[in-house]
Context: one part of a larger RNA
Parts: sequence; structure tokens; C1' cells
RNA sequence: CUGGGCGUAAAGGGUGCGUAGGCGGUUAAUCAAGUCAGAAGUGAAAAGCAGUGGCUCAACCAUUGUCAGCUUUUGAAACUGAUUAACUUGAAUCCGAGAGAGGCAAGUGGAAUUCCUAGUGUAGCGGUGAAAUGCGUAGAUAUUAGGAGGAACACCAGAGGCGAAGGCGACUUGCUGGCUCGAGAUUGACGCUGAGGCACGAAAGCGUGGGGAGCGAACAGGAUUAGAUACCCUGGUAGUCCACGCCGUAAACGAUGAAUACUAGGUGUUGGUGGGGAUACUCAUCGGCGCCGCAAGCUAACGCGUUAAGUAUUCCGCCUGGGGAGUACGCACGCAAGUGUAAAACUC
Repeated sequence: CUGGGCGUAAAGGGUGCGUAGGCGGUUAAUCAAGUCAGAAGUGAAAAGCAGUGGCUCAACCAUUGUCAGCUUUUGAAACUGAUUAACUUGAAUCCGAGAGAGGCAAGUGGAAUUCCUAGUGUAGCGGUGAAAUGCGUAGAUAUUAGGAGGAACACCAGAGGCGAAGGCGACUUGCUGGCUCGAGAUUGACGCUGAGGCACGAAAGCGUGGGGAGCGAACAGGAUUAGAUACCCUGGUAGUCCACGCCGUAAACGAUGAAUACUAGGUGUUGGUGGGGAUACUCAUCGGCGCCGCAAGCUAACGCGUUAAGUAUUCCGCCUGGGGAGUACGCACGCAAGUGUAAAACUC
């Protein structure tokens, strides 16, 4: 390289946008680059391969045929391509509705914890398997009133919704992205994928400045224990929160890349639309969404099964025995932590 693969055996990039490239709907005409056919030249000989023959066979030898390709030329026009003209089903736009924790900013709210002040009140509280450290006569715990401050938003809540992924959950307002449905109209292939690239990207961590109620790495103490650098308890610093800037990784998981088409049925959920019904509800429908259990088919099995892991096509990424190793070196990025790319010797 070919071939075979990527849910769980090695293997889908964390996610999107998009450049080059690859691939690309229907009809007609032209061209003839690819393609196909004919002819000519070249393709040295030997060797190789196939046939036939000669040494008794074979090795060996002879002979005939063969070779991809390249060049020139004459044609063909189905397919690919190019150009031109057209089309509407792919794609997009317009109009009217609709749902939503989609995003950003500002403001507001109640419950609870903690703290402070004051009142009532007295000896305990707290904690555990049991205790102790701890708090408390300088009046704690409990309880009442007032205040401060930070963080998170009970019920609603659902296998529910939204988002490309990460993720998003009190309420109000403003700005803003996407999606779905309905009836038409418009553009006329404008599409799909996407190496590089750019952007986003949980938590932890980092820088500067704030904030700090609760929780809580580290740390301290008390227990437990043979020991206990733990599990349990009492405290508690970074951090968790905000602003701005980095980091760029996760079991970033559906361990399942994106797009399109096709392939039995059933039931519920959610969002539209249309009909019936006074409502409740019910019937139909969607190029919509999210689940369940299954036919065929697939699969090593488990299982998947119109949201495919089925049947096909296009494009990208990735895998090639275990260890060494996601390491060394080099390079790039980063303030650092480190991240990305990524071997070999050796060994089984």
C1' cells in the first nucleotide's frame, strides 16, 4: 500500500463554524479532458509467464505468443467533466403563529444556615457505635424581636423542555441566538463533508482586584487501631462566589463522527396544525422532538432495531499484539501547573 475494522475486544476528533480539497438533484444542446474502440510507432536482447518442440526425463536448450504503459492519429458520445440554456423536488428567503432552565445584562424576592444587638431563661449544649476534643455561669443550647452578610433557589419537576457540545432551573425587565408548525410566494443547486484554520469548551488550577454565610483539599486536635499520615468527630486555610484575563483538559459517554435515501407494525409523552365536541375529551396529521417494548435484518455475544449497531452512498477522524509510553527528544502553546504533536532501544 492492499485488505479488514472503530457501542463493550485496539480504534469517533470534546463541540461547532468554515478554507483548500473530495463528492454532488432534474432536462436539453455543444465540446471531447477523463472514458471506450480502431490504426501506427515504441515497449532492446536475455530473464519471467503460457503453448509447442529437442536432448531417454529433468535441469538445460529452441521456437511461438504474451506484458502494463507512453506517443501520434482516426472515430464514438452512454457515463464523469467543461460550457450554454432551462427546471423545482435539495437548500435558502419572505409572511403568520407557537413552545422552551437557550445566551447576556440589570433589578427584585422569600425560606434556611451563620454572625451581631436586645429580651425571656438556667445548666448544660454539641457530637458518636461508644466517647472525647470543642462550646457554656464572662450566661451557652433553647426561644422571641431587630439587624448584617454571602451563597443557593424547596414545592412546581416529569424516561419533561432548551442548547452544537460543555451545559442551562426563584421572579421581573431589556437585548439576543436557534427551533417547530401553517398556507402560499420568491431565488434556482446557491448543496453535503471538511485536512489546515478560527471560535466555544465542566471541574480543578493560575494572575490581578474584590467578596467570604455555608461547605471545605491542606493543616490542627479528639477518637478508632498493633499502627491509622485514613474512614468517624470538633475546628479550619486555600478554594467554592464576582469582575477581567489565562488554562484547554474529563468515564468532555449514547464509551456509538456528520449528511442523505430506503426498510413491518404497537403504545405512551412533548410541541404545533386541522376536524368533532359547550368544556372535559376525542379523531387525523407533521420534512417536529424525547422515550419504551419488538418484526425483518445485523451482531462473537450482550444487544441494536425508522433516534439502527439494518440496507446503501459521500466526506472527515482514528486503529494495527502487551509492556516500554501517551513517556523521551525536538517543536509549538502556556505566567506556571502543564497541554498538543510523538518515537526508539529493550523485553514478553